[in-house]
RNA sequence: AUCUUAUCCAGAGUGGCUGAGGGUUGGGCCCUUUGAAGCCACAGCAACCGGUCGCGGAAACGCGACGCAGGUGCUAACUCCCCCCCGGUACGGCCGGGAGAGAUAAGAU
Repeated sequence: AUCUUAUCCAGAGUGGCUGAGGGUUGGGCCCUUUGAAGCCACAGCAACCGGUCGCGGAAACGCGACGCAGGUGCUAACUCCCCCCCGGUACGGCCGGGAGAGAUAAGAU
């Protein structure tokens, strides 16, 4: 980097350095000098992988519990909303489903 599978309406921020952008692209809307992004420190959230325990099983493994000195991830807004397709509707709109794109994890190449 590509592919596969799973999840994405929950949750969790302070300080230091620095100094203008950020929320993937387009449209919208929003955040931001009352300090963006980045880096560092500490704190926290979650539970994908790993671990431990319990139950079932011949096994492979499945289900559940525990946050564990482990590996990642995350800590504004539903993945901020929409974009394309389908359905519904009390139709400048709204509601639901899907696709696409993206993010994260695990695995494969």

SAM riboswitch aptamer (S box leader) from a Gemmataceae bacterium, 109 nucleotides, folded computationally.
The model forms 97% of the base pairs in the Rfam consensus.
Taxonomically the source falls in Gemmataceae (Bacteria, Pseudomonadati, Planctomycetia, Gemmatales).
Model confidence (mean pLDDT): 85 of 100.
Rfam family: SAM riboswitch aptamer (S box leader). Rfam links the family to the GO term regulation of gene expression.